The prediction has a mean pLDDT of 87. The part of an RNA shown here (large-subunit ribosomal RNA, domain VI) has 251 nucleotides and comes from a Bacteroidales bacterium. The source organism's lineage runs through Bacteria, Pseudomonadati, Bacteroidota, Bacteroidia and Bacteroidales. RNAcentral holds the full RNA, with entries from ENA.
Context: one part of a larger RNA
Parts: sequence; C1' cells; structure tokens
RNA sequence: CGUUAGAUUUUUGAGAGGACCUUCCUCUAGUACGAGAGGACCGGGGAGGACAUACCUCUGGUGUACCUGUUGUGGCGCCAGCUGCAUUGCAGGGUAGCUAAGUAUGGAUGAGAUAAGCGCUGAAAGCAUCUAAGCACGAAACUCACCUCAAGAUGAGAAAUCUUUUAAGGGCCGUGGAAGACUACCACGUUGAUAGGCUACAGGUGUAAAGAUGGUAACAUCAAAGCCGAGUAGUACUAAUUACCCGUAAA
Repeated sequence: CGUUAGAUUUUUGAGAGGACCUUCCUCUAGUACGAGAGGACCGGGGAGGACAUACCUCUGGUGUACCUGUUGUGGCGCCAGCUGCAUUGCAGGGUAGCUAAGUAUGGAUGAGAUAAGCGCUGAAAGCAUCUAAGCACGAAACUCACCUCAAGAUGAGAAAUCUUUUAAGGGCCGUGGAAGACUACCACGUUGAUAGGCUACAGGUGUAAAGAUGGUAACAUCAAAGCCGAGUAGUACUAAUUACCCGUAAA
C1' cells in the first nucleotide's frame, strides 16, 4: 500500500515445512518343519541405541554484583575492625538464569489408491489363461492421518463484537519483561503491584562486630548468628504526571 467504512478478538486451511530410524531379550515354542543337526512365519510382552522436541523437580556444570577462609602489600594515626591491588589475588561453597551428562515425551495406529507379486471369474482361441470387459488382495515408497507455519491464498476467505466521527481503536511518553541487536512482541501506567524500596518467607554461606562469661593462652559459649544478586508473596514509600498526535471515510 492492497484486501473497498474503520477497528478488536477468535478462526477455516489452499499451500509449505518437519517427523517417519533401529537392535536385543522373552512368551507363543524347542512348537510347525526336519532323519538329525538345527529351527521358524504370524502374534504378544519387555529392555535399549542413535536422533528430535520441551523443561530445570532431581543429579551435576556455570554462576568476575552472594557468603566464608586465607597470603603478600598499601591505606584509614596505632590496636581492634574495615578496605584497595595482586588473573575474580588464591581457595571452599553457591540462589536465580542459562545449561547436559539430568528429567519428560516422540517415531504409533488406522484409512485410501498402488508397485513388484499372489489371485477370482473369464473370453478372444468350445480347452487353457490373473486380463481383453469385470472383481479381490498386496510395501518403510505415494495421499491422508501426527507436529509446526499459513488469507499478499491479489482467488486477499469466515464468525462474533465495537464505533457512527471531539468515535471505536492506535501512537507518542513513562515503569518494566522468563520478549529482545535495533525494531518488534508482551505486562502495566494511580480506577495502579509495572519496576525499585521495605517487610515476611524460601534459598545460599556458615555462627559477624562489640561486649560479657570461662580459660595462662590458643580458643569456647551467649549465637542456626551476621550478611546476602537475580526467587515467591504482601505493601503505594519512590517512579510510571498532565498533555499531545493519528484516525474524521463510504453507503
């Protein structure tokens, strides 16, 4: 821009893409078959491999804005206590998020029309013949069925609802996001829990400083303390102000 008034939501599916894998064990059954050796079809159950998708409850990894220990050195006048630098100084752990080696799921089943092939009926050709007319089967391939996208499918579809013009609706701006390069998308903007703060809890670390008590002292106890990023709730304390712009047609 179009889809012939403009919107919001929900859809149909022309069409396109993805997937389609496979091994072993066991029952049937040591049965059918076979002199024996050996050893099934069909059908049922179970355990896997690789691959794919989703997720983070569990097991782990990461986690340079979390906690702790500690070395050297500098600073805060000194002690104590903090703090800078040294690869995040080094080391031990670790929330959220992300993640695989972790967890869950998948390939199914059925239908249609067929290939090679197996047939029925059956003439040409009194027989025979699956074929010439006719009819029935038959594969991981094909078309559906499963998953995803999909009306610019210009063949531009459908339904419901809203608005009759200072309209409905959208934008700008702001607070943000399991969304993201930007844009877009999604949530919210005081008729408010959108983010921050605060409170509580979960979770991490591992028992802070100061003081008291005990001990000659190291240290121990008071004390599962103190501190804490992303988590879950609650709470308007802070910031989402007021405005402005587009839309104004057709019948």